[in-house]
This is a predicted structure of a 1559-nucleotide RNA (small-subunit ribosomal RNA) from a Myxococcales bacterium. The organism belongs to Myxococcales, within Bacteria.
RNA sequence: CAAUUGGAGAGUUUGAUCCUGGCUCAGAACGAACGCUGGCGGCGUGCCUAACACAUGCAAGUCGAGCGAGAAAGUCUCCGCAAGGGGGCGAGUAAAGCGGCGCACGGGUGCGUAACACGUGGAUAACCUGCCUAGAAGUCCGGAACAACCUUCCGAAAGGAGGGCUAAUACCAGAUAAGACCACGGGGGCCUUGGCUCCUGAGGUAAAAAGACAGCCUCUGCACGCAAGCUGUCACUUCUAGAGGGGUCCGCGGCCCAUCAGCUAGUUGGCGGGGUAACGGCCCACCAAGGCGACGACGGGUAGCUGGUCUGAGAGGACGAUCAGCCACACUGGAACUGAGACACGGUCCAGACUCCUACGGGAGGCAGCAGUGGGGAAUUUUGCGCAAUGGGCGAAAGCCUGACGCAGCAACGCCGCGUGAGUGAUGAAGGUCUUCGGAUCGUAAAGCUCUUUCGGCUGGGACGAAAACGGCUGGGUUAACAGCCCGGUCCUUGACGGUACCGGAAGAAGAAGCACCGGCUAACUCUGUGCCAGCAGCCGCGGUAAUACAGAGGGUGCAAGCGUUGUUCGGAAUUAUUGGGCGUAAAGCGCGUGUAGGCGGCGGAGCAUGUCGGGUGUGAAAGCCCUCGGCUUAACCGAGGAAGUGCGCCCGAAACUGCUUUGCUGGAGUGCUGGAGAGGGUAGCGGAAUUCCCGGUGUAGAGGUGAAAUUCGUAGAUAUCGGGAGGAACACCAGUGGCGAAGGCGGCUACCUGGACAGACACUGACGCUGAGACGCGAAAGCGUGGGGAGCAAACAGGAUUAGAUACCCUGGUAGUCCACGCUGUAAACGAUGAGAACUAGGUGUGGCGGGUGUUGACCCCUGCCGUGCCGAAGCUAACGCAUUAAGUUCUCCGCCUGGGAAGUACGGCCGCAAGGUUAAAACUCAAAGGAAUUGACGGGGGCCCGCACAAGCGGUGGAGCAUGUGGUUCAAUUCGACGCAACGCGCAGAACCUUACCCGGUCUUGACAUCCUGGGAACCUUUCAGAGAUGAGAGGGUGCCCGCAAGGGAGCCCAGAGACAGGUGCUGCAUGGCUGUCGUCGAGCUCGUGUCGUGAGAUGUUAGGUUAAGUCCUGCAACGAGCGCAACCCCUGCCCUUAGUUGCCAUCAUUCAGUUGGGCACUCUAGGGGGACUGCCGGUGUUAAACCGGAGGAAGGUGGGGAUGACGUCAAGUCCUCAUGGCCUUUAUGACCGGGGCUACACACGUGCUACAAUGGCCGGUACAAAGCGCUGCUAACCCGCGAGGGGGAGCCAAUCGCAAAAAACCGGUCUCAGUUCGGAUUGGACUCUGCAACUCGAGUCCAUGAAGUCGGAAUCGCUAGUAAUCGAAGAUCAGCACGCUUCGGUGAAUACGUUCCCGGGCCUUGUACACACCGCCCGUCACACCAUGGGAGUCAAUUGCUCCAGAAGUCGCGAUCCUGACCGCAAGGAGGGUAGCGCCCAAGGAGUGAUUGGUAACUGGGGUGAAGUCGUAACAAGGUAGCCGUAGGGGAACCUGCGGCUGGAUCACCUCCUUU
Repeated sequence: CAAUUGGAGAGUUUGAUCCUGGCUCAGAACGAACGCUGGCGGCGUGCCUAACACAUGCAAGUCGAGCGAGAAAGUCUCCGCAAGGGGGCGAGUAAAGCGGCGCACGGGUGCGUAACACGUGGAUAACCUGCCUAGAAGUCCGGAACAACCUUCCGAAAGGAGGGCUAAUACCAGAUAAGACCACGGGGGCCUUGGCUCCUGAGGUAAAAAGACAGCCUCUGCACGCAAGCUGUCACUUCUAGAGGGGUCCGCGGCCCAUCAGCUAGUUGGCGGGGUAACGGCCCACCAAGGCGACGACGGGUAGCUGGUCUGAGAGGACGAUCAGCCACACUGGAACUGAGACACGGUCCAGACUCCUACGGGAGGCAGCAGUGGGGAAUUUUGCGCAAUGGGCGAAAGCCUGACGCAGCAACGCCGCGUGAGUGAUGAAGGUCUUCGGAUCGUAAAGCUCUUUCGGCUGGGACGAAAACGGCUGGGUUAACAGCCCGGUCCUUGACGGUACCGGAAGAAGAAGCACCGGCUAACUCUGUGCCAGCAGCCGCGGUAAUACAGAGGGUGCAAGCGUUGUUCGGAAUUAUUGGGCGUAAAGCGCGUGUAGGCGGCGGAGCAUGUCGGGUGUGAAAGCCCUCGGCUUAACCGAGGAAGUGCGCCCGAAACUGCUUUGCUGGAGUGCUGGAGAGGGUAGCGGAAUUCCCGGUGUAGAGGUGAAAUUCGUAGAUAUCGGGAGGAACACCAGUGGCGAAGGCGGCUACCUGGACAGACACUGACGCUGAGACGCGAAAGCGUGGGGAGCAAACAGGAUUAGAUACCCUGGUAGUCCACGCUGUAAACGAUGAGAACUAGGUGUGGCGGGUGUUGACCCCUGCCGUGCCGAAGCUAACGCAUUAAGUUCUCCGCCUGGGAAGUACGGCCGCAAGGUUAAAACUCAAAGGAAUUGACGGGGGCCCGCACAAGCGGUGGAGCAUGUGGUUCAAUUCGACGCAACGCGCAGAACCUUACCCGGUCUUGACAUCCUGGGAACCUUUCAGAGAUGAGAGGGUGCCCGCAAGGGAGCCCAGAGACAGGUGCUGCAUGGCUGUCGUCGAGCUCGUGUCGUGAGAUGUUAGGUUAAGUCCUGCAACGAGCGCAACCCCUGCCCUUAGUUGCCAUCAUUCAGUUGGGCACUCUAGGGGGACUGCCGGUGUUAAACCGGAGGAAGGUGGGGAUGACGUCAAGUCCUCAUGGCCUUUAUGACCGGGGCUACACACGUGCUACAAUGGCCGGUACAAAGCGCUGCUAACCCGCGAGGGGGAGCCAAUCGCAAAAAACCGGUCUCAGUUCGGAUUGGACUCUGCAACUCGAGUCCAUGAAGUCGGAAUCGCUAGUAAUCGAAGAUCAGCACGCUUCGGUGAAUACGUUCCCGGGCCUUGUACACACCGCCCGUCACACCAUGGGAGUCAAUUGCUCCAGAAGUCGCGAUCCUGACCGCAAGGAGGGUAGCGCCCAAGGAGUGAUUGGUAACUGGGGUGAAGUCGUAACAAGGUAGCCGUAGGGGAACCUGCGGCUGGAUCACCUCCUUU
C1' cells in the first nucleotide's frame, strides 16, 4: 500500500429550420441453431421441444463377529470288472430363508404450485429426532412360535393353499425403576398465551438381547485349562444433555389482468371432544353470526423459488442452463402400511390409459437414474473404462456394493492459448485488373538465396495424482495381562485415466486460412455485365443504358480457426422519467360543483420515541463478483486469505424534523353587526312595440321575390292604407372586452321566496384547513315520453330556379320542433383548448363595486386601501408563437390525464338509457412516419399600392374568298429529320429540277469518298478509244520537274498496288455534355455579397418605411454600414452648330456649255474625321430644409430628344448530338462509300402565317415630278438596232461619291369608266414563246394572246399599333445558274385616339391565409368496381377447463363388529383377557347423469377496416377553397356531404366601437 474508477451517439418527417415523436443502427451476452470454412491443445458445456413412448444392460445393497439349514460343477482319492458307490478338497462357499441396518441418502426432472412454496428475520413456553458424542442407571427370570427345510395339493405361468419340524440380537409374559410420565403438595429462580425450570415429599404407570466375538486366569466355579468367572470391543434397554436433521407458526419481500368487484357455510369465533410428535375447524357435535375485500378479496392467465446469471455509469430491466440451497413430482388419479424418518423414482394396495405374456382361466410392467432407441424438433453426445481417488451403504474388519463419482469418447457449442514461418530479395518478372496508353496496382508479394522448427507426423524416456487401511516387525500408555484398545516408528501392498502429461532425438518450410463487408450510418473503390428486369435491403433507400447500393472480377477494409446470418435479452431509450419526462397550440386538465376514504397541513411549550440519525452486536451458507497472494510454461481454469453482500433482528444513545399525547395562541378558516352593487335562482302578475291571422273602411292592378327569374298571392279585389279584434313568442333603445353565477348560463316591469360575493368596524370560536379516488348533485342545443300550446321561424317534405347533373347554396310554401308543465337523456370547439388551493416575484394604464384622505363643494380633480374585470409590458419561462401579480415565472400540497400514426373512441364484455345512444375500452393488421411552431417561396374566384397597346379610346387587319407558304392528318417504295401553348407551324431552309439529300428503288466498292503510318512501283499531269444508265472496267499516246549528291542513289510532294493498325456513320442518347439560342424580359427591376446586429435555428436586417422616379433612380428616416452583378452613363446611327479636308461631291460670285460640261472656287449642300451642345444648368411654384414634380425662359433639341447595340441572379431536364465539338452505346463486304432514277413538290381534309382582292379616297390611258440605302469582274452592263413583250443583238464605261443596275412608286395634271360580279377581281385553263441550266416530264421563273373562278368587307372569336408611329407606296440586298407573295434593309406620303385604371391578360412591391414546395396544371375526400390480408357478428358445431345438484363407490384408514378364527397371558376345567376376520357404517378416486360458466377452434351468410398500379362518379376540405370551417345533436341524400338548432375561432376581408402604444 487493496477491495469507489465512471455516463459518447448516429440515420430517418421538411425546400430548409427548431421542437415533439416513433422507427432503425453501432455495444455486450447466449445451454443456441443455420450457411461457408476448418490445424493443435487446455478448461468448461451439451433435449430449452413430447412430464411423448420405451427394446437391452447396468444404477442398493450388506452383515456368517445375530440364527437355523446348506449345495453343485470340478478335482484328488478309496472300493468295484463295469455300472456305480464312499471319502477329502471345493466350502461352511454359492443360492435361498429368519433376523439387523440401509433402501426417506445419493441420482433425475420442473408437471403441478401465486402458496408460509421460496427468500430473509424471528417464534416453538405447541414439537420429533435412527445412526454419532458426553453423562447416569441397567442388561433379571421364563415362555410360545414362524420361515427356511420335509411333505400333500392347485395353477400354463405368476404364484398359492394345507400338514409337519426348528434356531436366534425375531416374538411374548413377569420382576426391578435412578430418571421419565400422570395427578396431589412445599420452596427457589425465570418469565409469560394463568407457563418454564431447579430442589423436595408421598402415590400410580411402563423396559431390556444373562446377546456376539476375541482374549485371559486377577476374582469365582470346576473337569486345571476351560467357563456360567474376569477383561476388552461391538451390540441392547431407560434417562439426561449435545451435535446434526426435521415438523409447525409468524412479520416482511418478490408476476400480469379491475373488460375478475364483491367473496365465504367448516365459512369466522366459542364450548366440549377426537386426532397428531406437535398448536390449530385439522376433524366432529352443539352454540353464536361472523370472516375477507380498492393497502385489490374472489376469479382468470402465466410461473418452481433463491444464491445468482446477462446487461446497465448507476438506479434498474430481463432471466433462473451448468454449480449450490429449498420445494414439488416419479405412467395418470386415490390410499394407506412399514419405519426415527415416506404417504416412499428402481416398495405395497386399488382404479384408469397404454404396452407385453397367456394354455383365455389369468398374469407382468413403469428410464423425469447412466448409456441407448423411436418420435417431436432448427437443435443437444458413448448401449465406453474404473471403483485408483473423493463420497456414501453394510460390516469388528478384510471387503462387497456404488452409471454418485473419477476418467475417456463425440460436438469449434463457449472461453483461453498456440501455429500456419523468419530474414533477405526490383528485371518492380510472368500473369490478373485498371488506364488519361504515359503508366498505376496486386507488390517484397512471388521466384531465388540464407535461416528457424512451436504444433502435427516419426522415435526414445516417462510422471504427480498414493494418503493409506490391512498385514509383518517394533516402542510407549492403559491393564492382573506379553488380550484388546490408544499413540508412534519401520517394512510391504494399491492407478481407470495411460505409455497420457512432461522431457529428449532425427528429418524437413515441409502438413495447416477462411469468412463477411466496401452508398450514408460504418473502416473499405474501380471495371464489366444487367437495364424498375434479374435482384439487394437493418433504416434511409438502390435498379427505368455510364449502378462505388444488383451479379461477376480486380483491389481494399474488418475479424480470424473461425466468420457471417437468424432468434432472444439488456443497453443506447430521459421512449414509463425514484435517480430522470410531460399536459395553452405537439399525445395529455374530468363540462362544473358538493363531499367520503386517503394524502398533505399554521405559531408556542411539555412529554413519548413511530419514522429519522449515531454507535455496538447477531445474521446475511458455500460457490460467484471485487482485491491480494499462490498453482498449472502463459491464459482460460483452479487454490488460499480478505473485502463486499447497500438487507433483517436485538441492545444502547440523540430528539432538530415527522408522528402521537397534552397544554396554549391568532395570523389560516369560520360566526355575529352595519352597508350598498348585481340580466344570480324560483313563483305569480302586469306592459308596450312588431309579425301573422280575422272583421270592417278607402282603393285598383298588380304584389311578392331574385344576380336574373319563376313557383306563389291577386278583379271572388291582393299589395298599400285606416280602424277594431284574436293569439303566441321575444323583450329594440339603455348595452358597455359592463354586471352576476361553480359551470351550463342569465336581459321589459312589479311583488314575494331565496343563494352567493364584496366593503367597513369591532367582538367571538380557536387550525375547525386544502385537495379529493369512488359517490352524489347540476349540466347549452338537439333528441325521447305524457299532456297542453302554436304567432313567427323552420330539419323533413313539395314546388320554382341554377346547373353537365344540383338529392345543395337562392326563391315560394311547409311539418316535427322551437314555447309551457312533469319526467328522461348527460353530450358540445361544455374553450382561457390553461384542474383546485396557498405563498413569493418591476411597473404603467382603463373599467365595475365599496371605503379613507387633501383641495374645492363640482357632471370635479388628485393621493390611497380592498375585491373583481381588460390591455401593454420588466425579469423569468417557452420549440417557437407567446405568457407575464387573473403566469404558461419561482415553490409547496392534492386530484385528473398522456406515452408514434392509422385501425378506433371502434369491436367484445360490463354498467346506464324508453330509444337515439352514453360511459368504460382493446387487439389482429398496417405505415415510417403522423404532428407543433416558425422560415423562405409559390399560390388565392384575399387585401393595398403601381405599371405595360393590358383594358378602354382609335386606326388597320386576321377569322369568310382565291392563291402562296408552313404544319397536322392521310397516302406512298420513299413522301429524310428536327421544332409542338405563349416561346412549333413564310421555323432550321439567306432560296429541294440533278447536286443539295440525310429518304426510297436499282447497279456497284470493301484499308474504303476522307486522315496518319509501313512496303513495293511510278513523277505529277495531259490527250484520247471502246463497253456501260452511270459508277466503273479495259486500253492507246504524250511527259518528266524540285532538293541533296562526284556517281550510284536518297529525300519532299503526288499517283498506283498491297498488308494491317484504322478510317467512316446526318446511326442512338439534347434526360450524359460543351458551345450557341429561345423565353419570362430591356422587365417602372430586380438578384446578391462582406462586416455588423437580431434570432436556438431555417433566416431576418441591409433591400422594409415616407416621398420620388422609366428605374433597388434619387432623397429623408432607420442596426445597420458598405460593396458587386443589373438600371443609368460610356459605344453606334440620327437631329443643331463649329472646325479640318475638298475628289469622283458642290456651284453663291466670275467666265462658259445642250448639260457643274469646262475654267475657277470650296462660301453652301454633301462627304467623313475631330469637337461643341442639354446639365433640371436658370426663374417661379409645390414639396420635408431633400429628392423630385409642375409651369416658364432661352434653345435645333428639355427633362431618357428619337432609334440601335447592350439581356442581372435565375426559370423552363425549353431547343439543338442534322452547324460544330464531345462522353457512352451501336454498326464495320455496312447503319460506311459511289452512281442512275425517284422522293422531300403526293391530297378527301384541318390549322397557322402571308399575298391579291371584293373596288370610285378606285380601275384604266396619257403626261409631269421628287428618294434613300445598297449591289456589281464567273459581275453590273449604257447608248444604239430588232421583237407587242419576256428577250435578243451590241459592246462604250466601270474594281465604281466617277460607269452601271436605275424606271422609284404612291403623288400631281388631263382624260375615261359610273356601281355592275363591272373597264372591279384576277384564280383556273388553252395556245404560242423567252431565259437560266448537262437537263425544266414528274417539278423553275417570265412574256404575249385567249379564258375570266371564288369574292360585294367576312359568325363565334381574335391580332398589331401611341408619331415620323399605324396605314399606305415603291426601292435595294442576302441566298442564288435559274427560281421571293418569304426574310432583312431603305426611303416617300403620312393619320386618328388615350376620359381613365372598374374590369380581362401579364408583371412589380408590401401585406394576409395556406393542409401547396414536382409549388393551384398543387393538394385532397367519400361511395362504387376488382384483388389480397387480418378482424367483429353469426343458425350452429367441435374441443378444453371449471362451478353446482345428484347417482355410484374400488383400495384404504377410522368406527362398530352379536359371524368366524385364535400359539404365548389368567384359569384345575368350563371359560376369560387379548388379537384377528367376515360383515356393516362415515369419508372418498376413477366413472355416470343433469344444468350452468369461461376459453379456444371452426361455419353458410354478413359488418365495417387495412393495403394495392392504372379504374368509375363527383369536388367535400386546404386561399374568403369559390355557400368560412369545425364541434355536439337530429333529419335527409349515390358519394363525398346538405339542412335545422345551439356553440367555438383553431375564419379571410371591409367598416365601426372600445382599449393600448407614440407624439
Rfam family: Bacterial small subunit ribosomal RNA.